[in-house]
The RNA shown here (c-di-AMP riboswitch aptamer (ydaO/yuaA leader)) has 156 nucleotides and comes from Brevibacillus borstelensis AK1. Its mean pLDDT, the model's own confidence on a scale to 100, is 77.

C1' cells in the first nucleotide's frame, strides 16, 4: 500500500419504550429501588353481533360406573403483543397483502433498497362508558455520490 477480520465512536435508523422527583455509597457520571408526568397494550356495561368447546392425572361424590364440581399439567380449539398473514410450489423457495427507509418537514403518488420474524396466554377473553390493570425494553448504524411530481399547511 492492499484485502479480510475486530473494537470504538457516530449525524442517524426501527420500536410505546422518554422525562422528571426522590432514595441508596462522601461527592459527579453511571447504576439500582420507588413514585410522577407522558407515550403505548390488556382486561371490563347497556345496546348490538356471536352459538364451536382438546388431551390428561390427582382428589371430592357413588356400593361401582358414567356424568358434575375442583385443583395441577399440556397444546390439538380460541386469544393477545407485533407490519410480520395468505397462496402456490416442494427441500426451502417464488409471490401477494401489510410495513421499514432513501429521494423529501407532512400527505398522495413514483422510484431505488429492505423487512415480510419472533414470543406470550392456558380451554379462556367480541365490540364497551365508568372501573381494575401491564409496560415504558431490545436491536441496528461508515468508501461515498447522485436522483423526481403534485397538494395542503408554515415562514417571509
Nucleotide at each position: 500500500c492492499a484485502a479480510a477480520c475486530a473494537a470504538a465512536c457516530a449525524a442517524g435508523c426501527c420500536g410505546a419504550a422518554a422525562c422528571u422527583u426522590c432514595c441508596a455509597a462522601a461527592g459527579a457520571a453511571g447504576u439500582g429501588g420507588a413514585a410522577g408526568u407522558g407515550c403505548g397494550g390488556g382486561g371490563g356495561a347497556c345496546u348490538u353481533c356471536u352459538u364451536u368447546u382438546u388431551g390428561u392425572a390427582g382428589a371430592g361424590u357413588u356400593a361401582g360406573c358414567c356424568a358434575c364440581u375442583c385443583u395441577g399439567c399440556a397444546u390439538u380449539g380460541g386469544g393477545g403483543u407485533g407490519a410480520a398473514u395468505c397462496a402456490c410450489g416442494c427441500u426451502u423457495g417464488u409471490g401477494a397483502a401489510g410495513g421499514g427507509u432513501u429521494g423529501u418537514a407532512u400527505c398522495c403518488u413514483c422510484a431505488g433498497c429492505c423487512c415480510g420474524a419472533a414470543c406470550c396466554c392456558g380451554a379462556c377473553a367480541a365490540c364497551u362508558a365508568a372501573c381494575c390493570u401491564c409496560g415504558u425494553a431490545g436491536g441496528c448504524g461508515a468508501a461515498g455520490a447522485a436522483a423526481a411530481g403534485g397538494a395542503g399547511a408554515c415562514g417571509a
Taxonomically the source falls in Brevibacillus borstelensis (Bacteria, Bacilli, Paenibacillaceae, Brevibacillus). The sequence is in RNAcentral, with records from Rfam and Ribocentre. RNAcentral records the identical sequence in 2 taxa.